[in-house]
RNA sequence: AACCGAAAAAGGCAAAGCUGGUGAAAACCGGCGACGCAAAGCCACGGGUCUAAAGCCGAGAAAUCGGUCAUGAUUGCCAGGCCGCCGAA
Numbered sequence: 001a002a003c004c005g006a007a008a009a010a011g012g013c014a015a016a017g018c019u020g021g022u023g024a025a026a027a028c029c030g031g032c033g034a035c036g037c038a039a040a041g042c043c044a045c046g047g048g049u050c051u052a053a054a055g056c057c058g059a060g061a062a063a064u065c066g067g068u069c070a071u072g073a074u075u076g077c078c079a080g081g082c083c084g085c086c087g088a089a
Stems, first nucleotide, its partner, number of pairs: 004087002012037002017032006035076001041082003046078002048074003055068005
């Protein structure tokens, strides 16, 4: 230094749920809370997944309903890129 990851030490993150808020929704943010995580740090560029407001198409007198669509979301789904704490075997 690379791989690797300990019933090690220090420090860190925080699932579900509850709660306040934002949003059309998916989901996100704050607080409580810990299921877990060695990148559960950062990046939606590739694949996947979730949502479908506006738009478009269709039905309808209309209200509205159905379909479609990412420009929305997710890195705690996977791959890739960047950076990083500790050091037993």